[in-house]
RNA sequence: GAUGAACGCUAGCGAGAGGCUUAACACAUGCAAGUCGAGGGGUAACGAUGAUUUAGCUUGCUAAAUCAGGCGACGACCGGCGCACGGGUGCGUAACGCGUAUGCAACCUACCUUAUACUGGAGAAUAGCCCAGAGAAAUUUGGAUUAAUACUCCAUAGUAUUGUUGAUCGGCAUCGAUUAACACUUAAAGUUCCGGCGGUAUAAGAUGGGCAUGCGUGAUAUUAGCUAGUUGGUGAGGUAACGGCUCACCAAGGCAACGAUAUCUAGGGGUUCUGAGAGGAAGAUCCCCCACACUGGUACUGAGACACGGACCAGACUCCUACGGGAGGCAGCAGUGAGGAAUAUUGGUCAAUGGGCGCAAGCCUGAACCAGCCAUCUCGCGUGCAGGAGGACUGCCCUAUGGGUUGUAAACUGCUUUUAUAUAGGAAGAAACGCAGAUACGUGUAUCUGUUUGACGGUACUAUAAGAAUAAGGAUCGGCUAACUCCGUGCCAGCAGCCGCGGUAAUACGGAGGAUCCAAGCGUUAUCCGGAUUUAUUGGGUUUAAAGGGUGCGUAGGUGGUCUUAUAAGUCAGAAGUGAAAUCUUGCCGCUUAACGGUAAAACUGCUUUUGAAACUGUAGGACUUGAAUUUAGGAGAGGUAGGCGGAAUGAGUAAUGUAGCGGUGAAAUGCAUAGAUAUUACUCAGAACACCAAUUGCGAAGGCAGCUUACUAUACUAAUAUUGACACUGAGGCACGAAAGCGUGGGUAUCGAACAGGAUUAGAUACCCUGGUAGUCCACGCCGUAAACGAUGUUCACUCGCUGUUUGCGAUACACUGCAAGCGGCCAAGCGAAAGCAUUAAGUGAACCACCUGGGGAGUACGUUGGCAACAAUGAAACUCAAAGGAAUUGACGGGGACCCGCACAAGCGGUGGAACAUGUGGUUUAAUUCGAUGAUACGCGAGGAACCUUACCUGGACUUGACAUAGUAAGAACUUUCUAGAGAUAGAUCGGUGUCUGCUUGCAGAAACUUAUAUACAGGUGCUGCACGGCUGUCGUCAGCUCGUGUCGUGAGAUGUUGGGUUAAGUCCCGCAACGAGCGCAACCCACGUCAUUAGUUGCUAACACUUCGGGUGAGAACUCUAAUGAGACUGCCUGGGUAACCAGGAGGAAGGUGUGGACGACGUCAAGUCAUCAUGGCCCUUACGUCCAGGGCUACACACGUGCUACAAUGGGGCAUACAAAGAGCCGCAAUACCGCGAGGUGGAGCAAAUCUCAAAAAUGCCUCCCAGUUCGGAUAGCACUCUGCAACUCGAGUGCUUGAAGUUGGAAUCGCUAGUAAUCGUAGAUCAGCAAUGCUACGGUGAAUACGUUCCCGGGUCUUGUACUCACCGCCCGUCACACCAUGGGAAUUGAACUCAUUCGAAGCGGGAAUGCUAAAGUAGCUACCCUCCACAGUGGAUUCAGUAACUGGGGUG
Repeated sequence: GAUGAACGCUAGCGAGAGGCUUAACACAUGCAAGUCGAGGGGUAACGAUGAUUUAGCUUGCUAAAUCAGGCGACGACCGGCGCACGGGUGCGUAACGCGUAUGCAACCUACCUUAUACUGGAGAAUAGCCCAGAGAAAUUUGGAUUAAUACUCCAUAGUAUUGUUGAUCGGCAUCGAUUAACACUUAAAGUUCCGGCGGUAUAAGAUGGGCAUGCGUGAUAUUAGCUAGUUGGUGAGGUAACGGCUCACCAAGGCAACGAUAUCUAGGGGUUCUGAGAGGAAGAUCCCCCACACUGGUACUGAGACACGGACCAGACUCCUACGGGAGGCAGCAGUGAGGAAUAUUGGUCAAUGGGCGCAAGCCUGAACCAGCCAUCUCGCGUGCAGGAGGACUGCCCUAUGGGUUGUAAACUGCUUUUAUAUAGGAAGAAACGCAGAUACGUGUAUCUGUUUGACGGUACUAUAAGAAUAAGGAUCGGCUAACUCCGUGCCAGCAGCCGCGGUAAUACGGAGGAUCCAAGCGUUAUCCGGAUUUAUUGGGUUUAAAGGGUGCGUAGGUGGUCUUAUAAGUCAGAAGUGAAAUCUUGCCGCUUAACGGUAAAACUGCUUUUGAAACUGUAGGACUUGAAUUUAGGAGAGGUAGGCGGAAUGAGUAAUGUAGCGGUGAAAUGCAUAGAUAUUACUCAGAACACCAAUUGCGAAGGCAGCUUACUAUACUAAUAUUGACACUGAGGCACGAAAGCGUGGGUAUCGAACAGGAUUAGAUACCCUGGUAGUCCACGCCGUAAACGAUGUUCACUCGCUGUUUGCGAUACACUGCAAGCGGCCAAGCGAAAGCAUUAAGUGAACCACCUGGGGAGUACGUUGGCAACAAUGAAACUCAAAGGAAUUGACGGGGACCCGCACAAGCGGUGGAACAUGUGGUUUAAUUCGAUGAUACGCGAGGAACCUUACCUGGACUUGACAUAGUAAGAACUUUCUAGAGAUAGAUCGGUGUCUGCUUGCAGAAACUUAUAUACAGGUGCUGCACGGCUGUCGUCAGCUCGUGUCGUGAGAUGUUGGGUUAAGUCCCGCAACGAGCGCAACCCACGUCAUUAGUUGCUAACACUUCGGGUGAGAACUCUAAUGAGACUGCCUGGGUAACCAGGAGGAAGGUGUGGACGACGUCAAGUCAUCAUGGCCCUUACGUCCAGGGCUACACACGUGCUACAAUGGGGCAUACAAAGAGCCGCAAUACCGCGAGGUGGAGCAAAUCUCAAAAAUGCCUCCCAGUUCGGAUAGCACUCUGCAACUCGAGUGCUUGAAGUUGGAAUCGCUAGUAAUCGUAGAUCAGCAAUGCUACGGUGAAUACGUUCCCGGGUCUUGUACUCACCGCCCGUCACACCAUGGGAAUUGAACUCAUUCGAAGCGGGAAUGCUAAAGUAGCUACCCUCCACAGUGGAUUCAGUAACUGGGGUG
C1' cells in the first nucleotide's frame, strides 16, 4: 500500500459498487420452461349467440335450467418447435484442461440468408374420448372406435450418394479442384383470404461446434526406471470425422536425467494487489473456456446431450404407505437448519434489454431491471461562518502574594441555511410492436402523422418556510513515530510490533489535564506484496563470517584461435494477420462535483506469416599456424614398481671378565639382580628404521616420497628444427587413486606401544610420571574411503609497477657478470578487501566451465535408500526453540604468558602478636531493654577526646497534647521571688514579697518591648525510613606516576598517534629520536618544622668580662653567649676529575648541610551504588492524645563461648633498698597550688605565688653502692578479705585511689602472622584533650637512652610501563562444559492396532450399447420386424495380496526450555 474480510468503540446524509472465502453439508415451502387452435381429434372450465322450458312481470326485458363445438376461446391428449440457451458451483482435472499460434487435402451444423428444382399417388394404425377392471397411492391392464404437418408404401429426380473410365489444371505425402460418360440408391404435408405461409432435395453463406499440432502453463529425485493395446504395420469394424478408437494377425518397439513413472497440491485465462522495473502473491465481483449437477455407471431422443429443474440401474440418505409397494434430489431465486470470526428479502415488475414459442395479439421468463438489509469498500457533503480579551469561571500544572494552559475556545454581537424537517410542483428513462389515418403504391412492404404502454416512483430534481436550529468520534503521545505533565501503583497490577517498561520520585502500567494523527469513522487481528540486492536475469557470494568437491582421468553437456566462400537457424529492420470485450493509460463528454459511466485513441512489450540485411553466433566447404600435440638433443629430481646389497643402533643368545647393586624420578616405588644383574669384551641371530649430507632444497595430481645399487617405467623443463592443422578448455553422472586408524586371510614381530597390570602423584586420579605389556606398528593379497585430506584459497587462459634470494636448463668454456625460460621463497606499489591481509604463485582486471552457501541450535541427527564382513560412509530432513550465533579489528581487564622497573614486598636483621591473667572493642548468646551505626584489605582501644543520674537515642511504669522549642491573634498579668503540703518525680495545690523600663507634656489613662499565664488555629516536634534520591565530609587503591585535551595526521569505524622507541630519573623527571606540534590536571617547586650563620630586639629568659653577695644570675651591670621570635643568607650537580651525543651518572673538593638535606602539610582523572539521613543540611515517604514531650527506676557494664587491639609478665641486660644527675612539650582562677604541719598512704589542714619564658603541676630509665642466686622465687601480680581516702544530690546494680593481708595463670608461646632501614626499631618516663570523678593499659603530642641488617630481586604480596593470548567487558570473585534430580514441550524407535488412498488377481455381474434369437408377438409390407432368452463388455459389491499416507500405543532413545 492492499482486502469478498472479521472483532472492539462510535455513528448525520447521499451516490456508485459489493455481500457463505467454512459443510460439492442436509433441505420444509413457493416460484425459476414453455408455447403454438394459422397441424389434429375434440369440448372438461369460461364467454357470446341461437333455440326450448320455467319464474318475475314495467309484454320485451331480467333471472334460472336444458340443448346446440356452429362461434370466441381452451383443461387434458396426438403433433411441431424449444427444453443442449439463460442461471449456479469449482468436486474432479498437472490434462491439448487452459492460453497463444496454426491446420483439417479427415469433419458436422436445427432455426436464419441466397440460389436451383420439386411438392404426384396410396395405405395401416394410435393417443384422447367411451366401456370394463387392478391398486391405499404412484400408476396401470383389457376391449371398442377415431384424426393429423404423427407413421408406412409406391412414383418422379439431379449440380446429391457410391463405383468405374477418360481429360485439363494444381498441390502438401495420402491427393485436391474442374469437366465428360455410364451404372446404382434416396423425397415431400398440408393450409389459404390464392399473394403466400409451410414441406422436400441439392449447393453456397453465416453461426455454432468437433478433431489434430508447435510453444507455454505447480511441488517433491528421501519417486529412476515406466509401458502388452503398450509402439508401429496390414486388414476389418466403428465414428460426423482422422486415429489402437475397437478387433484379428505380424514386428518389438515407445517414453525417460532437457526428469518418464509415482506421490502431493490445484479449475485455467483476461485480469487483481504490490513493485522503479524485473518479479512476487492471488484467480471474489465482470467477461471467455473447461468440468460438474446427491454418489457411481449407462445409454435413449435429438441438428446438438451421454442432458442441473429428462430416462434406466446400483448405492447412501430423507419422506409417504393400507407393509403389498412407491416418491425425491436448491452447486437456479428467495428461504431454513448446521458449520463458522463471518456474508442479505420466503420483495416488485416484465416498463426497458435479452431469450423461447407463435402470422400476430400475446403467453412464459427469480435471465434481467428495480427496490429492501449491511459504514463491507470507494467517492462526495455536512455537523456552521465572521467578530469577540476582564485573555472571565471551572478544570489541570508550577519555581505558588503570582504565572502558565484549556483559549477566540465560551459567554456576547452579527451573518448564512448545505443537510435534516414541513409544504407545493415534478421528470428523463418510451422507442418500437399494435391500432387509426396518410404517402409511394396497391389487399403487402417501406416511410410519416396521431394514439397506446413506467416496476422503480410522487423517486431524482425544483421552489418556499422557520431556525444554529437536527448531526463527532476513535486511536495514540519512551525510541522507531507526529504528540508531556500530574496523581495512583511499587517486578504488584499491568503494557509490549521490535528494543524494552514496572523493585517508592514510571513522559512506557491505571486515571486525569493537555497535545498529536485521522475523521463518520478510528483502531486491532488475519493475509499478500514492498522495504529484503535476505535466492541476486536485472542484482549476491565461497582465505578467516554459511560456502571450493581429498585428487586426477574422462562421458554427456557448456564454451571455444586466424582468414575466406556459401547459407540464413539465432540476430536486426520493414510489412501483413492475430493479440475478444471489459480492465490499465491519455483526450473529450455525461451525472451539481467526485467515485461511476460514455466515446475515441493508445497500449496489450506476445505468437504466426512474409520481404529484406549478413556484421556477430551457428551450420557446410576451403585455407592457415600462433593454441594443442608429435619429433630430435640435453641435463634434473627422496616420482613410481620389483629385486639385490650395506653399516650404525636396539634387543636376544652363547662364552668370558667382574661384583653389588642396576634402573627410574621432581622425589620415589613397582621392576631386574648373589640361580651373578648393570657395566665391559668377543662371536652369532632377528626384525625394523635409514644419523651426518639436509636446505623457506627437490619430485609428484593429491595422499605422499629420503641408506646404496640394478632393471623396468612415468612426468615436467630447456634448446632447436621439422610434422599434424584447432586435434582445445572445463566437466553433471561415471571410473581410478586416496594419510592414519580399523577389518579379513596368511606370514613376521627387534623397537615402540592403545587395551590391560603394577608403582607413584592426588581429596580422588579409571590421567599426566615410572616399570611391564597384548592388539597394532612390518610384509603379501583383499576391503574400508575418511582427516584441520589446509594455501582452510576449484581448474584453464590472457593482461597488470618494482626490489631481492634460491633450484634446474640455455646463451661454445668459467667460481665473475648480465639476459631468457620453468619452478620454489621474502618484501612492496596500484588495485581489491569488513578488516586482518592478498598483491605476476592475486584474494587485482577480464573470459570459460564445474562444485558449493543462504540466521543459530535441533543435526551431519532421524527416517528412507545405496555401499560395506563389520566399524561405518554417502545422501540428508522436520517438529520444536532462541534473537541472536559468527568474522575482523578496538579500548580495557585478566593470565599458575613474556620483558623491564619499583615498594619493609621478599631476603638480611631487631622487636612483637598467636599460649597466660587482665583491660577494651566486636560477634554470638541472654534480656523487659541489653539503643543505633561501622563488617576483607579500607569494621572490631572505630563514631565515643571519657554511659553511676544527666548524656540516652533503649526498656518498665507514671504523666502532657498548640505541646520541652519557633512565628503569628486575643485576653489577663511586670519580670521575678519566699515558704508549705501531697507524690518516686514529673506535677498538682496553697502561699510571702514585688508593681518596674520606654513613649505619648507630668498625673489619670493609653500604647510599646521583653517575659508569664489562659485560649483558638495555622503549625511545632520526630536520633522514625531511604547514604541505592542527595549536598557536605571521609576511607581506600596511593604520594602510585599517572590521567587528559586542542589542532594536525592515520583508520570506513571503534580508535590510534601525541603518551610508543633508545637512554635517564624518586617521578610522563629530563634528553635524543619520531606525524606530530603544543597545552592542562598530577610530579617537582612555592608553605610549615628541624639542622648552620647573620641582622634586629633584650624581659619574666641568658651571664663572658667587671663589681657586690646571704653564694641562689641573688643584685648592680652587660647585649657577647645560650635562648626567645621576626627578617634574611645558605645548596644550585654551582666547581673539579672521569664516563656519556645529551639528559645524566660515578668520584672528589669546599661546606653546618650534597645531589628531592630530614620530617610534615599537600592526594590528579577516577574506582569500590565504599562509609555517614545518629554531627549538620536536605528531596520524598511515614507518625501527630504519638514513632512527639516530661519524669523516676532500670539498661547500654549481662556471660557456656569465639575473634581483634592492647597492658602486665614469665625474670639476673632482672627484682628490691639506699644515694644521686639530666629534658622537651604542655596545662592552670569553678584552676595549678609551693613552703609548712598531720597521716604508713591515698589524702587532710592551711595557704605564699601565679590568668604564667616570672608561680605551680614536675620526671623516669640511666649512674653509684648493697642485696637476691635461677626457684613458680625477694619473679609475676590476677583474684579475694578487711580498713580507708576522694569526687559527687547519689558510688547497690556501676567510679577511681590508699594501706594491710591473700598470692591465680604464667618458666618466652603450634600452625600462622605484624611492625620497623637511623636519631629509625627497641626501651624510659612526661604532658594534654574529654573531664565533678573515672573504668586511660586508649588516643594525641613531648623529650631521654639508643641499635642490628640490606648479598640481592629467583620466589610471595602490591603497583607501574611495553608486549602477547583471550570465547572476559557488572571485566577471572569473569565466562562456561557435561552428568545427575525435578517440571513441561515437541519428536525418533516400538509388540501391535485403527482408518484412508491406490493397485493387482479373482468371484458376482444390475441397467445398457453391441451380437445372436423362437416353438412367442406383429394392422399394412417383406428374403420383414420386434421380443422373452442367451453371449461379450461392464458399475456397485465380495474375497485374497502388495504399496503408500495418517492416527493411537506399554516400553524406550536422544533433543529443547526452565